[in-house]
RNA sequence: GGGGCCGUUGCCUAGCCAGGCAAGGCGUCGGGCUCCAGACCCGAAGAUCGGGGGUUCGAAUCCCUCCGGCCCCA
Numbered sequence: 001g002g003g004g005c006c007g008u009u010g011c012c013u014a015g016c017c018a019g020g021c022a023a024g025g026c027g028u029c030g031g032g033c034u035c036c037a038g039a040c041c042c043g044a045a046g047a048u049c050g051g052g053g054g055u056u057c058g059a060a061u062c063c064c065u066c067c068g069g070c071c072c073c074a
Stems, first nucleotide, its partner, number of pairs: 001073007010026004020057001028044005050066005
């Protein structure tokens, strides 16, 4: 220098191809249960979807560009 993959809540992931309310597990918080705690049960909060721009009625999703990580070629 050229190419590919990845970036989503505190953590791990789904959703992306094929645009239409961002889902699940763990954790956290509150309650139940318990002498207390754990386990179990119920409920709640938490994500500018890596940044910016574009297309569109509408973008995590499509396009462009940049940033970060990993890998391959030279």

Predicted 3D model of a 74-nucleotide RNA (transfer RNA) from a Thermoprotei archaeon. The sequence is in RNAcentral, with records from ENA. Taxonomically the source falls in Thermoprotei (Archaea, Thermoproteati, Thermoproteota). Its Rfam family is "tRNA". Rfam describes the family as follows. Transfer RNA (tRNA) molecules are approximately 80 nucleotides in length.